[in-house]
Molecule: c-di-GMP-I riboswitch aptamer
Organism: Alkalibacillus salilacus
RNA sequence: UUUUAAUUAUGGCAAACUUUACGAAAGUAAAAGACGCAAAGCCACGGAUCUAAGGCGUAAGCUAUGAUGGCCGGGCUGCCUUU
Numbered sequence: 001u002u003u004u005a006a007u008u009a010u011g012g013c014a015a016a017c018u019u020u021a022c023g024a025a026a027g028u029a030a031a032a033g034a035c036g037c038a039a040a041g042c043c044a045c046g047g048a049u050c051u052a053a054g055g056c057g058u059a060a061g062c063u064a065u066g067a068u069g070g071c072c073g074g075g076c077u078g079c080c081u082u083u
Base pairs, nucleotide, nucleotide: 005083006082012037013036018031019030020029021028022027035070041076042075043074045073046072047071048068049067050066054063055062056061
């Protein structure tokens, strides 16, 4: 110096609930709050899931061009103490 494993510390992010705003909804942003997270950092590329304004339809309903990266893959990047 690198790799692996375990562990501690400093720091980081922030689920649910609540409030406000935006949105047709799903949901998102901010505040507050911590269930958890070593990529819970970034990207909707593949799958999956949610919604259905508009469109189609007599109706039931179908449909993403709307969402979810804290659902799973994939891509890009990346911090750190001790043993």